A computed fold for a 532-nucleotide part of an RNA from an uncultured prokaryote, annotated as small-subunit ribosomal RNA, 5' domain. The prediction has a mean pLDDT of 84.
Context: one part of a larger RNA
């Protein structure tokens, strides 16, 4: 000193903290989406138009078909994000991990810069026919978009070279304006102004490498090694490299402890100690490793991928017996193991994150809220008088003596707790209006300040303040033979029994049980475990 856990016993309220054991299985809900300003479209839901019915106060209501024409938007193609957050410590004694350094790298989204965005084509989803199947999925044939995919064209400070020369890109959308077509929706044409897209360098954060040193124990583990050491020529990687390979050499490492074997994620700290040192590695925070158990790649800036993919296994579950489904070491939560560890809870209001041009959605990251004296901290349980030293208990040399101002009696006080009441913070923004600079042909737009307006709070009955009542709701637990503070008596009689050690108990026990009294702590207190 604790992530404690038993026992008695228990008001309140801040603040941490709560499966250490089976990386043992898991019912069920949720935790990763966004984007219609990239595309085709229209399955629901609203809204318009048009028609038709019915009813009418002649205003217009209902219903019914039509139309994707709007606002939107199930599925779907297409882009970004699921490689972050979140979780647990199995396994690793060095591919870790801490520190000091290095050289041969790569990086999406951001930040400044540099030069572009010209001109074509063919697909395949969705859909629609049509078949398999119990499903789950799959198959065949048709149409079609694009910021999807492929050429062409254009090319340097970019790449490749034998230095002659040869290669490499791209997408559009929104707003804006305009003679001209138009089914009135648009379509063309133009702006590089907004957001993108392509090249290319720098930078930022980010990630791989690679070496120094340091990093439990055991020699009752002394030898280990063949892709093993090293060189060349070839691969392969973003990079260096036996990282593969082929051939050459026989090397390489070890008592400065190799290999085996056994524990065990490292660190920043934490806990203790005067300190040196010991033991730890929960909580938060840096790396690392893992995601049912072994492998494997695909895709991507980034995994060899917790809530992706394939194959193998072992458990479950579904079948129509052919065949499929899944993986809580995410939040709650269930069984089960154990001495033992909480709600299947609100809300994205703040903080962050992902998308998105924004509004917004989406966030069991996160604020919060429930449980739990599981731990610090702080507050209460009342405060002054009160001696007739009341009654009662207990002792007693029966005179008395303690409990003990202690209680009643009287006289305040109201903390927290209960009732009404009031009442900040955490909210800054964004968003909308008007104004002024920048950009820009532009009074579109967008960027940057100002002014103004005005919404958003889960927690929340929130903190706090204010008023009523009224000692009123609130003490308990170990110990008292020494060690160590704290004695008496019944009761038992080497019995029951107590002990951490020394040891108490056999008939006057301050040591077993009780009772009074006393003593230490105090919403606690003993016990046990366990560090120092």
């Nucleotide at each position: 000193u604790u992530g404690a856990a038993c026992g008695c016993u228990g008001g309140c309220g801040g603040c941490a903290u709560g499966c250490u054991u089976a990386a043992c299985a898991c019912a069920u809900g949720c935790a990763a989406g966004u984007c219609g300003a990239a595309c085709g479209g229209c399955a629901g839901c609203a809204u318009g138009u048009a028609c038709u019915a019915u009813c009418u106060u002649c205003g217009g209501a209902u219903a019914g078909u039509a139309u994707g024409a709007u606002g939107g938007c199930g599925a779907g193609u297409g882009g970004c994000g699921g490689a972050c957050g979140g979780g647990u410590g199995a396994g690793u004694a060095a591919u870790g991990c801490a520190u000091a350094g290095g050289a041969a790298u790569c990086u999406a989204c951001c930040u400044a810069a540099u030069a572009g965005u010209g001109g074509g084509g063919g697909a395949c989803a969705a859909c629609c026919u049509g078949g398999u199947g119990a499903a789950a999925a799959c198959c065949a044939g048709g149409c079609u978009a694009a910021u999807a995919c492929c050429g062409c064209a254009u090319a340097a400070u970019c790449c490749c070279u034998a230095c002659g020369g040869g290669g490499c890109a791209a997408a559009g959308c929104a707003g804006g304006g305009g003679a001209c077509c138009u089914u009135c929706g648009g379509g063309c044409c133009u702006u590089g102004c907004g957001c993108g897209c392509u090249u290319u360098u720098a930078g930022a954060u980010g990630a791989g490498c690679c070496u120094g040193c340091g990093u439990a124990a055991g020699a009752u583990u002394a030898g280990c090694u063949u892709g093993u050491u090293g060189g060349u020529g070839g691969g392969g990687u973003a990079a260096a490299g036996g990282c593969c390979u082929a051939c050459c050499a026989a090397g390489g490492c070890g008592a400065c402890g190799a290999u085996c074997u056994u524990u065990a994620g490292c660190u920043g700290g934490u806990c203790u100690g005067a300190g040196a040192g010991g033991a730890c590695g929960a909580a938060c925070a840096g790396c690392c490793a893992c995601a049912c158990u072994g492998g494997g790649a695909c895709u991507g800036a980034g995994a060899c991928a917790c809530g992706g993919c394939c194959c193998a296994g072992a458990c479950u579950c579904c079948u129509a017996c052919g065949g499929g489904a899944g993986g809580c070491a995410g939040c709650a939560g269930u069984g089960g193991g154990g001495a033992a560890u909480a709600u299947u809870g609100g809300a994205c209001a703040a903080u962050g994150g992902g998308g998105g041009a924004a509004a917004c959605c989406c966030u069991g990251a996160u604020c919060c809220a429930g449980c739990a004296a599981u731990g610090c901290c702080g507050c209460g349980u009342g405060u002054g008088u009160g001696a007739a030293g009341a009654a009662g208990g207990c002792c007693u040399u029966a005179g008395g003596g303690u409990u003990g101002u202690a209680a009643a009696g009287c006289a305040c006080c109201u903390u927290c707790g209960u009732u009404g009441g009031g009442g900040a913070g955490g909210a800054a923004a964004a968003g909308c209006a008007g104004u002024g600079g920048g950009u820009g042909a532009a009074u579109a737009g967008c960027c940057c300040g100002c002014u103004g307006u005005g919404u958003u709070g889960a927690c929340g009955u929130u903190a706090c303040c204010c008023a009523c009542a009224g000692a009123a709701g609130a003490a308990g637990c170990a110990c008292c033979g020494g060690c160590u503070a704290a004695c008496u008596c019944c009761g038992u009689g080497c019995c029951a029994g107590c002990a951490g050690c020394c040891g108490c108990g056999g008939u006057a026990a301050u040591a077993c049980g009780g009772a009074g009294g006393g003593u230490g702590c105090g919403a606690g207190c003993g016990u046990u475990a366990a560090u120092c």